[in-house]
A computed fold for a 354-nucleotide part of an RNA from a Candidatus Nanoarchaeia archaeon, annotated as small-subunit ribosomal RNA, central domain. NCBI's taxonomy places the organism under Archaea, Nanobdellati, Nanobdellota, Candidatus Nanoarchaeia. Model confidence (mean pLDDT): 86 of 100. It matches the Rfam family "Archaeal small subunit ribosomal RNA". Clan: SSU clan.

Context: one part of a larger RNA
RNA sequence: UUGGGUCUAAAGCAUCCGUAGCAGAUUUAGUUAGUCCUUUGUGAAAUUGUUUGGCUUAACCAGACAGAUUGCAAGGGAUACUACUAGGUUAGAGACCGGUAGGGGACAGAAGUAUCCAUUGGGAAACGGUAAAAUGUGAUAAUCCUUUGGAGACUACCAGUGGCGAAGGCGUCUGUCCAGAACGGAUCUGACUGUGAGGGAUGAAAGCCAGGGGAGCGAACCGGAUUAGAUACCCGAGUAGUCCUGGCUGUAAACGCUGUGAACUAGGUGUUGCAUAUCUCACGUGGAUGUGCAGUGCCGUAGCGAAGGUGUUAAGUUCACCACCUGGGAAGUACGGUCGCAAGGCUGAAACUU
Numbered sequence: 001u002u003g004g005g006u007c008u009a010a011a012g013c014a015u016c017c018g019u020a021g022c023a024g025a026u027u028u029a030g031u032u033a034g035u036c037c038u039u040u041g042u043g044a045a046a047u048u049g050u051u052u053g054g055c056u057u058a059a060c061c062a063g064a065c066a067g068a069u070u071g072c073a074a075g076g077g078a079u080a081c082u083a084c085u086a087g088g089u090u091a092g093a094g095a096c097c098g099g100u101a102g103g104g105g106a107c108a109g110a111a112g113u114a115u116c117c118a119u120u121g122g123g124a125a126a127c128g129g130u131a132a133a134a135u136g137u138g139a140u141a142a143u144c145c146u147u148u149g150g151a152g153a154c155u156a157c158c159a160g161u162g163g164c165g166a167a168g169g170c171g172u173c174u175g176u177c178c179a180g181a182a183c184g185g186a187u188c189u190g191a192c193u194g195u196g197a198g199g200g201a202u203g204a205a206a207g208c209c210a211g212g213g214g215a216g217c218g219a220a221c222c223g224g225a226u227u228a229g230a231u232a233c234c235c236g237a238g239u240a241g242u243c244c245u246g247g248c249u250g251u252a253a254a255c256g257c258u259g260u261g262a263a264c265u266a267g268g269u270g271u272u273g274c275a276u277a278u279c280u281c282a283c284g285u286g287g288a289u290g291u292g293c294a295g296u297g298c299c300g301u302a303g304c305g306a307a308g309g310u311g312u313u314a315a316g317u318u319c320a321c322c323a324c325c326u327g328g329g330a331a332g333u334a335c336g337g338u339c340g341c342a343a344g345g346c347u348g349a350a351a352c353u354u
Base pairs, nucleotide, nucleotide: 004325005324006323007308008307012322014202015201016200017199021195022194023193025089026088027087028086029085030084031083033082034081035078036077037076038075039074040073041072042071048066049065050064051063052062053061054060092192093189094188095187096185097184098183100181104178105177106176107175108174109173110172111155112154115151116150117149118148121145122144126137127136163170164169207248208247209246210245211244212243216242217241222236223235224234259321260320261319262318263317264316267299268298269297270296271295272294273293274292275291276290277289278288279287280286303310304309327354328353329352336347337346338345339344
């Protein structure tokens, strides 16, 4: 290198967009570049095979013929496939129209209970906390009940192997703006597609920079307990942070530990959306049943798999493209490069050891 693999043994980039490249529906005509056939030239000799001869034989040497040199060039031909050129088609893809579903995104406004603080009146000795306590709070009137006001965060029930989003993620209500999807129609374009090295964008939490905010919670830190000790688990406090605006970081068990797209290959049963047929109705954006498409679950045949399992949402049967793997440790370390304010990220060895 060929080959073999990537759910769990090593291995799918966090996700998407997209450049080059690679791959690409159906049909007609042309070109003949690739491809195929044929001829010619060339592809040194030695070497190899067959045979003849020469050294006394052999090795060895010489001659003849053959083969090989898998190549290159030129001429003649073939036209299925690939390619190119010109034209057509509509099943892929996209656009359009229709009524829908949705915690999809951005911004603004409003609301709700709880908590805390302040305040009004009441009340009078405890409260709080734990397995038990103590630290702590309290006659400067706490805890508790009550009036009024303020602040910040959050959005119980509904809530669902339910929905939406590329992933991260998204949940009170109303409005404005933006985007995507499914279904139905079959009006338009006519292969416009798939993947995607580099590249770009997005990317939880924590962290960083600047400015706000700070109720609750709460790393660190300080007390109280526990304990042989207790740098913990439990309790009382509590700073960064958590929240907002603008910028950076770019990582996660970023998981379905399963790359993206397409085709084909038994079913059964839930559920969500749309369409449709029938039945029903208190006639409504109602209800029930069946069917089709799309999503999301469970079970399961064949098959696959080392097994667990998977099984039309494949890990089955195939194709296209990309990424990645090659014993354990050293090590995701060192060095170099590059990005970052830093923390660090990305790229990424070896000696040695086993």